[in-house]
C1' cells in the first nucleotide's frame, strides 16, 4: 500500500433491522451444607471501537477513520 475477516459487561462469545441488549466465566451481597471448597438465590458491571448516513425506528444496513488478526504485492 491492496483485499478480506474483527471490535458487544473484567474475560471468552451470542445476538432476524422492531418490548428494558444477553449467556458462560469472573465479581459483590445473603443464605445452605462441609473438608479449604462445592451447591442455590439476588445484585452490580454496556456512549455495543469512533463519527457520519439511511429508516417510523440501527449492535444489526451504507460510507469514512481508526484497533487487532490473515493473505498478497
Nucleotide at each position: 500500500u491492496c483485499a478480506c475477516a474483527u471490535g458487544u459487561a473484567g474475560c471468552u462469545c451470542a445476538g432476524c433491522g422492531g418490548u428494558u441488549a444477553g449467556a458462560g466465566c469472573g465479581u459483590c451481597a445473603g443464605g445452605c451444607a462441609a473438608g479449604u471448597u462445592g451447591c442455590c438465590u439476588g445484585g452490580a458491571a454496556g456512549u455495543c471501537a469512533c463519527a457520519g448516513g439511511u429508516u417510523c425506528g440501527a449492535a444489526u444496513c451504507c460510507u469514512g477513520u481508526c484497533u487487532u488478526g490473515u493473505g498478497a504485492a
The RNA shown here (transfer RNA) has 73 nucleotides and comes from Stappia sp. BW2. The coordinates come from a structure-prediction model, not an experiment, and the mean pLDDT is 81. Taxonomically the source falls in Stappia (Bacteria, Pseudomonadati, Alphaproteobacteria, Stappiaceae). The RNAcentral record of the sequence draws on ENA. Rfam family: tRNA. It is annotated as a transfer RNA. Rfam links the family to the GO term triplet codon-amino acid adaptor activity.